[in-house]
RNA sequence: CAACAAAUGAAUACGGACCCUCAUAUAUUUCUUGGAAUAUGGCCGAGAAGUCUCUACCUGGCACCUCAAAUGCCGGACUAUGAGGGAAGAUGAGUCGUUG
Numbered sequence: 001c002a003a004c005a006a007a008u009g010a011a012u013a014c015g016g017a018c019c020c021u022c023a024u025a026u027a028u029u030u031c032u033u034g035g036a037a038u039a040u041g042g043c044c045g046a047g048a049a050g051u052c053u054c055u056a057c058c059u060g061g062c063a064c065c066u067c068a069a070a071u072g073c074c075g076g077a078c079u080a081u082g083a084g085g086g087a088a089g090a091u092g093a094g095u096c097g098u099u100g
Base pairs, nucleotide, nucleotide: 001100002099003098004097007095014089018086019085020084021083022082023081024080025079026056029049030048031047032046033045034044035043041065042064050057058076059075060074061073062072063071
C1' cells in the first nucleotide's frame, strides 16, 4: 500500500417504515331543503358555509321529550401542516485482526 473477514466504540448525513405526545385548523360545528322514527325512537338524502387547509363533519353514554316534533349535555376521532420523543434503516471514516 492492497485485498479479505469479523468485531468494537465514536461521528456525520438523509423529506423518508412505524408508534407516541404537543401546537395550529374546526367549534367532529352552523345554515337551507325534502323525508323518516317515537320512550324497544331520537335518524336518512341533497345543497351550502366554516379552515392561509386536503379530508371529515360522525359515534357511545346520559338527560329530556308522555306520543308530539323537536332535541340537549358529556366523553371519544380522523385529516392537513409544523414541532418534539421513541424506534428502525442507510452511508462514510478511524482502530484492531488475517493474508499478500
Purine riboswitch aptamer from Ornithinibacillus californiensis, 100 nucleotides, folded computationally. The sequence was found by an Rfam model in a public genome assembly. Its Rfam family is "Purine riboswitch aptamer". Rfam describes the family as follows. Riboswitches are metabolite binding domains within certain messenger RNAs that serve as precision sensors for their corresponding targets. The family is grouped with related families in Rfam's "Purine riboswitches". Gene Ontology term of the family: purine nucleobase biosynthetic process. The model forms 100% of the base pairs in the Rfam consensus. NCBI's taxonomy places the organism under Bacteria, Bacillati, Caryophanales, Bacillaceae, Ornithinibacillus.